The prediction has a mean pLDDT of 89. This is a predicted structure of a 348-nucleotide part of an RNA (small-subunit ribosomal RNA, central domain) from an Ignavibacteria bacterium. Its Rfam family is "Bacterial small subunit ribosomal RNA".

Context: one part of a larger RNA
């Protein structure tokens, strides 16, 4: 390389958009590039392979033969693929009209809770643990009561529930925006799928400036446990967690399942629409999501099962025994911390 393969053995890119490339719905006419037949040429000889002859055999050696899968040139087929015209409407799009959402930005603003600080009442303990000490307190604390200031986070409502590509997304109102679904029918007329590589966003952590700091907390100090305890458990506490602008770009970034499209028994829930019934509060259908349970099917099981892990078809990523290694070089990308491409020797 074929081959097989990718939920859990190695293996799906963290995600969308796209430009090349690769693919591609019905139907007509037309071309004949691919494809298919027919013939001509030409594919040198040796060598393979076959049949046979010659050295006492064999190896070699000679003789026919086939064969050289190929490459031109012509001359026809037109199912299919492709080119070229033209027609369609179901695939995709637009328009009406109506619907639901913690989808995003940015502003404003609410209450609980917690801390601080003043004031009042009040007095000897508070606080913590398996137990406890350290720590806070008679310079009046914990408690309560009123007031004032911060900063973060939003209880019920909430749910197998919603959006959202993914990450994610939750007090309440404006403001600005994006997607996405039903209905019924109007247009456009294959416009579509899939994406190397480029753009764009990417949790938390961390990185720069400048502001913010209640509460919690890496690190640090003390206390305890203990043989020891650079932890577990307690008393503090910085960075950090929040804003705002710029990086970083990595997770078990998981559904450990790439994206599209078709077909393939059922059954129960639940979410948004929508139609129909009639008995007016159910039933039914029907689209689109989400969920659980299973048939035939698949699987080494496990299990997936119309949201397939199941029958297919296109494109894309990756995987090809452990360890050495996601390491070493080199390139790049970052401020840096890393990050991204990524071996080998040797070993078993």
């Nucleotide at each position: 390389c074929u081959g097989g393969g990718u939920g859990u053995a190695a293996a799906g890119g963290g995600u969308g958009c796209u430009c090349a490339g690769g693919u591609g719905g019905a139907c007509u006419u037309u071309u004949a590039a691919g494809u298919c037949a027919g013939a001509g040429g030409u594919g040198a000889a040796a060598u393979c392979c076959c049949a046979a002859a010659g050295c006492u055999u064999a190896a070699c050696u000679u003789u026919g033969g086939a064969g050289c899968u190929g490459c031109c040139u012509u001359u026809g087929a037109u199912a299919c693929u492709g080119g070229a015209a033209g027609u369609c409407u179901u695939g995709a799009g637009u328009g009406u009209g109506a619907g639901a959402g913690a989808g995003g930005g940015c502003a404003a603003u609410g209450g609980a809770a917690u801390a601080u600080c003043u004031g009042g009442u009040g007095u000897a303990g508070c606080a913590g643990u398996g137990a406890a000490a350290u720590g806070c307190g008679u310079a009046g604390a914990u408690a309560u009561c009123a007031g004032a200031u911060a900063g973060a986070a939003c209880a019920c409502c909430a749910a197998u529930g919603g959006c959202g590509a993914a990450g994610g997304c939750a007090g309440u109102u404006g403001c600005c925006u994006g997607g996405c679904u039903c209905a019924a029918u109007a247009c456009u007329g294959a416009c579509g799928c899939u994406a190397a590589a480029g753009c764009a966003c990417g949790a938390a952590a961390g990185u720069g400036u400048g502001g913010g700091g209640a509460g919690c907390a890496a690190a640090c100090a003390g206390g305890a446990u203990u043989a020891g305890a650079u932890a577990c458990c307690c008393u503090g506490g910085u960075a950090g967690u929040c804003c705002a602008c710029a990086c970083c770009c990595u997770a078990a970034a998981c559904g450990a399942u790439g994206a599209a499209u078709a077909c393939u028994a059922g059954a129960u829930g639940u979410u948004g629409g929508u139609c129909u019934u009639u008995u007016u509060a159910a039933a039914g259908g029907u689209c689109a999501g989400u969920a659980u349970c299973c048939a035939a099917g698949c699987u080494a099981a496990c299990g997936c099962a119309u949201u397939a892990a199941g029958u297919a078809u296109u494109c894309c990523a990756c995987c090809u025994g452990g360890g050495a290694a996601g390491u070493a070089c080199a390139a790049u990308c970052g401020c840096a911390a890393g990050g991204u491409u990524g071996a080998a020797a040797c070993u078993c």
NCBI's taxonomy places the organism under Bacteria, Pseudomonadati, Ignavibacteriota, Ignavibacteria.